Record summary: Small-subunit ribosomal RNA, central domain from a metagenome, 351 nucleotides, folded computationally.
[in-house]
Context: one part of a larger RNA
RNA sequence: CUGGGCGUAAAGAGCUCGUAGGCGGUUACGGAAGUCGGCUGUGAAAGCCCGGGGCUCAACCCCGGGAGGCCAGUCGAUACUCCGUGGCUAGAGGGCGGCAGAGGGAGAUGGAAUUCCCGGUGUAGCGGUGAAAUGCGCAGAUAUCGGGAGGAACACCAGUGGCGAAGGCGGUCUCCUGGGCCGUUCCUGACGCUGAGGAGCGAAAGCUGGGGGAGCGAACAGGAUUAGAUACCCUGGUAGUCCCAGCCGUAAACGAUGGGCACUAGGCGUGGGGGGUGGUCUACGCCUUCCGUGCCGAAGCUAACGCGUUAAGUGCCCCGCCUGGGGAGUACGGCCGCAAGGCUAAAACUC
Numbered sequence: 001c002u003g004g005g006c007g008u009a010a011a012g013a014g015c016u017c018g019u020a021g022g023c024g025g026u027u028a029c030g031g032a033a034g035u036c037g038g039c040u041g042u043g044a045a046a047g048c049c050c051g052g053g054g055c056u057c058a059a060c061c062c063c064g065g066g067a068g069g070c071c072a073g074u075c076g077a078u079a080c081u082c083c084g085u086g087g088c089u090a091g092a093g094g095g096c097g098g099c100a101g102a103g104g105g106a107g108a109u110g111g112a113a114u115u116c117c118c119g120g121u122g123u124a125g126c127g128g129u130g131a132a133a134u135g136c137g138c139a140g141a142u143a144u145c146g147g148g149a150g151g152a153a154c155a156c157c158a159g160u161g162g163c164g165a166a167g168g169c170g171g172u173c174u175c176c177u178g179g180g181c182c183g184u185u186c187c188u189g190a191c192g193c194u195g196a197g198g199a200g201c202g203a204a205a206g207c208u209g210g211g212g213g214a215g216c217g218a219a220c221a222g223g224a225u226u227a228g229a230u231a232c233c234c235u236g237g238u239a240g241u242c243c244c245a246g247c248c249g250u251a252a253a254c255g256a257u258g259g260g261c262a263c264u265a266g267g268c269g270u271g272g273g274g275g276g277u278g279g280u281c282u283a284c285g286c287c288u289u290c291c292g293u294g295c296c297g298a299a300g301c302u303a304a305c306g307c308g309u310u311a312a313g314u315g316c317c318c319c320g321c322c323u324g325g326g327g328a329g330u331a332c333g334g335c336c337g338c339a340a341g342g343c344u345a346a347a348a349c350u351c
């Protein structure tokens, strides 16, 4: 000496469950594998250390002694780790009592609006733009009133709010169902954390089969604009967007910040619960406590920006990942997929 890192420089897997493995609270006793010590064995020669000697010295060489192992055997020590047995309750889980919520699935249902159809009123335009035109309209449009059909999305409430592991979740009601929080300290008694492989979930687009199709709208057509306009603007419009079943497995899947536990000033909001108190008696104020979600900030950290009890601070445990730019997230091979493609993942060459 035995690496440094991962918010924005390269780097946290999209998320979860969980196998192996790694790591693991408190206490007593036993064992003694790790660990520590003694002794014995072994530890060729050369080398190393000490002493002596030979080349005029030295290097070098010769002689004698010693030391030396992550080794083996044996005896011993037991703080820590480990193994076994027993106990504990602060971790974890459960019971009981409450609470909030767009958490998930299924079914039913409501109103506004758009479009279309039928009928009434009514007449010469409507629509659209920067201005226009394409388009629609005397076969009666636009506007307006009544009736009907159908699909999709749910104004206000709405929040800087809530729920979920993430993706994500918003009209109302019913049924089925997951998780969380608070209180109690009643039960179990370390049952825990992480998690290579693996499995499941996973926006949008896309794919297969079937249905549906109001509005919107890739492609496409037309009208404009322009030097051109394979665009931006306008008029139309297919797939798609919606539903069922099955695939796909990606993303600026972002907090660009993996998970768990503990510790380290506060202040101001806000959501859920508990306790206390003033007080009227519910719906209010104040104090306090637990959980969530935001803003600002001590210390500290940071290249800076910033982070700051929701850490990017201080530590421990486990996983993933990075190692100059381009070539390239590509080729080849393998696995997966109906395909599109996905996952894994180089090199030559070059700066």
Stems, first nucleotide, its partner, number of pairs: 003323004007305002012319001014201004021194003025088007033081002035077007042069001048066007091191001092188003095184005103177007110154001115149007125136002162169002206247006215241002220236004258318006266296013300307002324351003333344004